[in-house]
Molecule: transfer RNA
Organism: Bacteroidales bacterium
């Protein structure tokens, strides 16, 4: 350089073109406890960026950016 894969919450993962984008874990608050841990309840928090297609895009297309693999 070329080809391919990938990018969603702090982290690990879901979501058939149509739901208020969902769960686990972490963090914070509460209950429980003499205190802590465990357990239970609640809160917080996300679609890499810019365009396009569509009535409707996390999903399809293009470009850019980050990461990875292969190749000479």
């Nucleotide at each position: 350089g070329c080809a391919c894969c990938u990018u969603u919450a702090g982290u690990u993962c879901a979501a058939u073109g149509g739901a208020u984008a969902g769960a686990a874990u972490a963090u914070c608050g509460g209950a429980u406890u003499c205190c802590g841990g465990u357990u239970c309840c609640g809160a917080c928090g996300a679609u890499a960026u810019g365009g396009g297609u569509u009535c409707g895009a996390u999903u399809c297309c293009c470009a850019u950016a980050g990461g990875g693999u292969g190749u000479a």